[in-house]
Context: one part of a larger RNA
């Protein structure tokens, strides 16, 4: 100077407290660890590893494994020689490829030859998701969106170093003020971006429809119109600006007026000096090993999806604030061309056929769903629950055995709220209810985003954690 302390003081955060729902008990779905395997590819491992890289393993992907191949190679330059290039084809074979018929003579040219593309040969060399994240760039998590971290010139100290930054006050904040051997900067705060909430001016098609006019079983359906909404471009508005009290006559804090909004009005984007040799050599890139007829490269099967088991994340239930029927009602934000795909039909239904219309404020995905309303069950392992199994199917796709996803009929487990712990969450938040996108031929209970209903509690800082800032103690650095 720091870093610790079961010292001390001050603050602060869903940190306790007050609350609401979970989780741990069942079932299933994922990830791991273990065992197993020919492999069950490999990374991640307290918070910060486990629905995590993975925005999607049937083949492929793929990097394992088992067998058949190949060896200047699948890919990059060079040399030298052949040949148009390339299309059909046949045999054999799991495929990779082998061994072969056949068609074809191209562009430019200064007539040597050149471009390109193919096949041969010879080496230099390609190849490596092999090894080191403790050799490294980039990127990324973390304390932590806490409020801190430092610097010049001065001063004090033999010196490491203080001082500034510390105190009185205030703050969401080192965020002001005030004092003061310090003056001053600079990276973080905070505004500057973006979306929201209010209203203004422009502009009115594909939106939209208040008045008028026509038209219909109905409907902006049609003239028409741009007033409402609504887009989407520029404005305006919130600044403690005004106003009463506290206060040091300051900062600033308490209350009130206006106002759509009040004191960072809500959200996001933003992550200072570091810290953890944290992650990552398998995204890329890179040094340096190590391989080179194999740790490179082609196929084809399987494996990554095994299962006495454990532990995370979740979904789904134990029901009457609910289950089943039937009737009705209202969102947002997306997505579409090898796409969405409508009206119509057939099917009990996944779905098929059909093809209108859109590169889309026009058409379309598309039904929004808990929600009202009526009816039925009657406390039961049930008209609760859905695992699991068997039989018939759809669809994708070359192709669902290993190993998709649905649909119908049948089957009806376990489970009557869950121990010791444990976990989110202060409002349009929890809860609970459905849509939708990315990836992607098929496949979502995750994982992003979007709206609908929409609460309970907060006395307050003693205790639990973690964090800041003064002081103190040290036998640690």
């Nucleotide at each position: 100077u720091g870093a610790c302390g079961g010292g001390g003081g001050c603050c602060c955060g869903c940190a306790c407290a007050a609350g609401c729902g979970g989780u741990g008990g069942g079932g299933c779905a994922u990830g791991u660890g273990g065992u197993u395997u020919a492999a069950u590819u490999c990374g991640a491992u307290g918070c910060a590893a486990c629905g995590c890289g993975a925005a999607g393993a049937a083949c492929c992907u793929u990097a394992c494994c088992u067998a058949c191949c190949c060896u200047u190679g699948a890919c990059a330059u060079c040399c030298a020689g052949a040949g148009g290039a390339u299309c059909u084809u046949g045999c054999u074979g799991a495929g990779a490829a082998g061994c072969g018929a056949g068609a074809g003579u191209g562009c430019c040219g200064a007539a040597a030859g050149g471009a390109g593309c193919u096949c041969u040969g010879a080496g230099a060399c390609a190849g490596g998701u092999g090894c080191u994240g403790c050799a490294u760039g980039g990127c990324u998590g973390u304390c932590g969106u806490c409020a801190g971290c430092u610097c010049g010139u001065g001063u004090c100290g033999u010196g490491a170093g203080a001082u500034g930054u510390u105190g009185g006050g205030u703050u969401a904040a080192g965020u002001c003020c005030c004092g003061u051997a310090a003056c001053g900067a600079g990276c973080g705060c905070a505004a500057c971006c973006c979306c929201u909430a209010u209203u203004c001016u422009u502009a009115g098609u594909u939106g939209c429809u208040a008045g008028c006019a026509g038209g219909u079983g109905a409907u902006g359906c049609u003239g028409a119109g741009c007033a409402c909404u609504c887009u989407a471009a520029g404005g305006a508005g919130a600044c403690u600006g005004c106003u009463g009290g506290u206060g040091a006559u300051g900062a600033a804090c308490c209350g009130g007026a206006g106002g759509a909004a009040g004191g960072u009005g809500g959200g996001g984007a933003u992550g200072a000096c570091g810290u953890c040799a944290a992650g990552u050599c398998c995204u890329c890139a890179u040094g340096g090993c190590c391989u080179u007829u194999a740790u490179g490269g082609g196929u084809a099967g399987g494996g990554c999806u095994a299962c006495a088991c454990a532990c995370g994340u979740g979904c789904u239930a134990c029901a009457a604030u609910g289950g089943g029927c039937a009737g009705u009602a209202c969102a947002g934000a997306g997505g579409g061309a090898a796409g969405c795909g409508a009206a119509g039909u057939a099917g009990u239904g996944a779905u098929g056929c059909g093809g209108a219309g859109c590169g889309a404020a026009u058409c379309u995905c598309a039904a929004a769903a808990a929600g009202c309303u009526g009816u039925u069950c009657g406390u039961a392992g049930u008209c609760c629950g859905g695992a699991u199994u068997g039989g018939a199917g759809u669809c994708u796709g070359c192709a669902a055995c290993u190993c998709g996803a649905c649909u119908c009929c049948a089957u009806g487990a376990a489970g009557u709220c869950g121990g010791a712990g444990u976990c989110g969450c202060u409002a349009g938040u929890a809860a609970u209810c459905g849509c939708a996108g990315a990836u992607c031929a098929g496949c979502a209970u995750g994982c992003u985003g979007c709206g609908g209903u929409g609460a309970a509690u907060a006395c307050g800082u003693u205790c639990c954690c973690g964090g800041g800032c003064c002081u103190u103690g040290u036998a640690c650095a």
The prediction has a mean pLDDT of 85. The part of an RNA shown here (small-subunit ribosomal RNA, 3' major domain) has 477 nucleotides and comes from a metagenome. The full RNA is in RNAcentral, with records from SILVA.